[in-house]
Model confidence (mean pLDDT): 84 of 100. Small-subunit ribosomal RNA, central domain from a wastewater metagenome, 356 nucleotides, folded computationally. It matches the Rfam family "Bacterial small subunit ribosomal RNA".
Context: one part of a larger RNA
RNA sequence: CUGGGUGUAAAGGGUUCGUAGGCGGUCUAUCAAGUUACUUUUUAAAUAUCUCUGCCCACCAGAGGAAAGGGAAGUAAGACUGUUAGACUGGAGUUAUUUUUAGGGUAAUCGGAAUUAAUAGAGGAGUAGUGAAAUGCGUUGAUACUAUUAGGAACACCAAUGGCGAAGGCAGAUUACUGGAAGAUAACUGACGCUGAGGAACGAAAGCUAGGGGAGCAAACCGGAUUAGAGACCCGGGUAGUCCUAGCCGUAAACGAUGCUCGCUAGUUGCAUUUGCUGUUUUUUUAGCAGUGAGUGUGGCGAAGCUAACGCGUUAAGCGAGCCACCUGGGAAGUACGACCGCAAGGUUGAAACUC
Numbered sequence: 001c002u003g004g005g006u007g008u009a010a011a012g013g014g015u016u017c018g019u020a021g022g023c024g025g026u027c028u029a030u031c032a033a034g035u036u037a038c039u040u041u042u043u044a045a046a047u048a049u050c051u052c053u054g055c056c057c058a059c060c061a062g063a064g065g066a067a068a069g070g071g072a073a074g075u076a077a078g079a080c081u082g083u084u085a086g087a088c089u090g091g092a093g094u095u096a097u098u099u100u101u102a103g104g105g106u107a108a109u110c111g112g113a114a115u116u117a118a119u120a121g122a123g124g125a126g127u128a129g130u131g132a133a134a135u136g137c138g139u140u141g142a143u144a145c146u147a148u149u150a151g152g153a154a155c156a157c158c159a160a161u162g163g164c165g166a167a168g169g170c171a172g173a174u175u176a177c178u179g180g181a182a183g184a185u186a187a188c189u190g191a192c193g194c195u196g197a198g199g200a201a202c203g204a205a206a207g208c209u210a211g212g213g214g215a216g217c218a219a220a221c222c223g224g225a226u227u228a229g230a231g232a233c234c235c236g237g238g239u240a241g242u243c244c245u246a247g248c249c250g251u252a253a254a255c256g257a258u259g260c261u262c263g264c265u266a267g268u269u270g271c272a273u274u275u276g277c278u279g280u281u282u283u284u285u286u287a288g289c290a291g292u293g294a295g296u297g298u299g300g301c302g303a304a305g306c307u308a309a310c311g312c313g314u315u316a317a318g319c320g321a322g323c324c325a326c327c328u329g330g331g332a333a334g335u336a337c338g339a340c341c342g343c344a345a346g347g348u349u350g351a352a353a354c355u356c
Base pairs, nucleotide, nucleotide: 004327005326006325007310008309012324014202015201016200017199021195022194023193025088026087027086028085029084031082033081034080035077036076037075038074039073040072041071042070043069049065050064051063052062053061054060091192092189093188094187095186096185097184098183099182100181101180104178105177106176107175108174109173110172111155116150117149118148119147120146121145126137127136163170164169207248208247209246210245211244212243216242217241221237222236223235224234259323260322261321262320263319264318267301268300269299270298271297272296273295274294275293276292277291278290279289280288281287305312306311329356330355331354338349339348340347341346
């Protein structure tokens, strides 16, 4: 390389959009690029191969034959792929009428509980903390209690095995702007599709720059304990940070450790949501209840099948197709060097010697 693989053994890119490329529904005609057949020509000779011959055989030598495959030209075929033209509606999408839905996003405003602090009142000796203590706080009046004020951060109950979002993620309430999804009906466009190297955008936490903010918590740091020691676990403090605005960083066990899309292959039982039908209660309700059918999403269990096993099992890790990414013994090493990006921290790409 041909292969074989990627939930847990090495291996799915953090996610989406999308360029090139690859792949692509049904029917009719067309051309003949791919494709197939035949003919001609070329692919020097020698060698290799087949037949015959000459040395007694063989080695060796001589004569003749024939390819396979490739290139070029011509003729023909027209199934499949492709080209061009026309058509179709099942894939995909649009519009309208609706129906429904949510912690989806951005901004502004508002709310209550709690912590902390300050002030005032009342009160008078402890409090805090632990396995036990001590450091700490407190007669300059603490803790506990009451009232008022200030400020910041987070939103108990509802709450769920629940919902939404491409992922990261999203939860007090209201308002404004805004993205999406699902179902039903009718009409329309007519393959407009799938994937996606590069590329672009988004991307938890921590970290960085500038300006604010700072209640609680809390790396570093300082004390007290523990201990042989204790650079820790426990306790008392405490600064960055955590919060906001603007801009960087671009990584995570960014996990379902499972790429995206499409088709096919038993069921059963929940939840959420939409819709049709039937029955019933009521006063006809876009009302309530019960039953049943059809979707969408999200869970449990399981037939066949798969798997090394664990397990997966219509939300596949089953059976197939298309496209992308990645893997190829362990260590050295996600290191060195170079390049690109970054203010830096560092990130991305990414070896070898040597060794087992």